[in-house]
Context: one part of a larger RNA
Molecule: small-subunit ribosomal RNA, central domain
Organism: uncultured bacterium
């Protein structure tokens, strides 16, 4: 450079968003043209190669002619496509008005139940726990009962292949601040769009630094069991952690194992949020947008399966893959307090 891929089997979609360069880009139209197409002049040495001949008895070889040398310079013309400079339009993209839905985010307020501890009540010998036990708790009064007080963490029902969010993720209640989407109407702007190497931000859990907090649970650890052994499973305890604040880390089966945006391509049936219309109007039916499921036609697929939420038919741009192991290792760079992360080989071997 080219070709074929990237849901699983089967190597391969960056965890996600924003966005720079770059790439790509709607309808109509004017001018222009170093892209593009086109004619011509010149040049493109000879040899070589190809075609038709000739000369060595034939071939190789030698030799004549022709073609070709796919290129370049200058120049003529074309103006569809692409580029440049303008004009216009409204479908893409924004905006305006109206109306609704939601665990979207941040901070705050407060509530219920539960648990543990503490102070009383009750009451007396066990209670716990297990397959069975024991460790353990308890006459300094446990377990139980009931009243009060405190603390921390978590939010029953509603609750739903329901909703929201870019992803991670988000669930008691109240209030403030705040982001996004959808629908209807529309007389705004007028291509302002899409993608995105580098770059910036966000990013579960766990871990780390410092300071709080500590009810439950619970790595490590201790003990009791089990067992041939038991560094396990089970039980009794139990620290870090789990929670909050300030940093840090930047990884996950970060999964739909399916990048993004746009257009097109039979249906059926649920459900969520809007809207138009019909009717005998607490409702129901038809239609229609935007989501979210199931089943299936064509088509695709190696098959499984996917099938208007495509893995179908096309376009755009980015990322990525190229036999198994060695290895996501070594070395170096960058980042990090560290743990480590990121980039990422080779020898050798099958």
């Nucleotide at each position: 450079c080219u070709g074929g891929u990237c849901a699983c089997u089967a190597a391969c979609g960056u965890g996600c968003c924003c966005g720079u360069a770059g790439g790509c880009g709607c309808c109509c139209u004017g001018c222009u043209u170093a892209g593009u197409c086109u004619g011509a002049c010149g040049u493109g040495a000879a040899a070589u190669u190809c075609c038709c001949g000739g000369g060595c008895u034939c071939u190789a070889c030698c030799u004549g002619g022709g073609g070709g040398c796919u290129g370049c310079u200058u120049u003529u013309g074309a103006g569809a496509c692409g580029g440049g400079c303008g004009g216009c339009u409204u479908u893409g993209a924004u905006g305006a008005u109206g109306a609704a839905a939601a665990a979207g985010g941040c901070u705050c307020u407060u509530g219920a139940a539960u648990u543990u501890c503490c102070c009383g009540u009750u009451g007396u010998a066990c209670a716990g726990g297990u397959g069975a036990a024991a460790u353990u708790c308890c006459u300094a009064a446990a377990u139980u009962u009931u009243g009060g007080a405190a603390a921390a963490a978590c939010c029953c029902c509603c609750g739903g292949u329901g909703g929201c969010a870019a992803a991670g993720g988000c669930a008691g209640u109240u209030a403030c601040c705040u982001g996004g989407c959808c629908c209807a109407u529309u007389a705004c702007u007028g291509a302002c769009c899409c993608u995105a190497a580098g770059g910036c931000c966000c990013g579960a859990c766990a871990c780390c630094u410092g300071g709080g907090g500590a009810a439950c649970c619970a790595a490590a650890c201790a003990g009791g069991a089990u067992u041939a052994a038991a560094u396990c499973c089970c039980c009794u305890g139990g620290u870090a952690u789990c929670c909050c604040c300030c940093c840090c880390c930047u990884u996950a089966a970060a999964c739909a194992a399916u990048a993004u945006g746009c257009g097109c391509u039979g249906g059926a049936u649920g459900u969520u949020g809007g809207g138009u219309g019909a009717c005998c109007c607490a409702g129901c039916c038809c239609c229609u947008c935007a989501g979210u499921g199931u089943c299936g036609u064509a088509g695709c697929c190696a098959a499984c399966g996917c099938a208007u939420u495509a893995a179908g038919c096309g376009c755009u741009c980015c990322g990525c893959c190229u036999g198994g192991g060695g290895a996501g290792u070594a070395c170096g760079g960058c980042c990090g307090c560290a743990a480590g992360g990121u980039u990422g080989a080779a020898a050798c071997u099958c």